[in-house]
RNA sequence: GCAGGUAUGGUCUAAUGGUAUGAUCUCUGACUUCCAAUCAGAGGACAUGGGUUCGAUUCCCAUUAUCUGCU
Numbered sequence: 001g002c003a004g005g006u007a008u009g010g011u012c013u014a015a016u017g018g019u020a021u022g023a024u025c026u027c028u029g030a031c032u033u034c035c036a037a038u039c040a041g042a043g044g045a046c047a048u049g050g051g052u053u054c055g056a057u058u059c060c061c062a063u064u065a066u067c068u069g070c071u
Base pairs, nucleotide, nucleotide: 001070002069003068004067005066006065007064010024011023012022018054025043026042027041028040029039030038047063048062049061050060051059
């Protein structure tokens, strides 16, 4: 330099165009003599900028970061 993949809460992860799932984490409550475990509730996210569309995590383009391969 070229080609391809990936980017979603603090962390890991699902989604195939209709306002994002689950786990973990944090907080509160229940249970317990206390702690742990368990149960219930709450909080918290689509890498950035454009385009298409009534509507974009999803489709298209560019950029950034990272991984792999080739030279």
Predicted 3D model of a 71-nucleotide RNA (transfer RNA) from Alkaliphilus sp. B6464. It matches the Rfam family "tRNA". Rfam classes the family as a transfer RNA.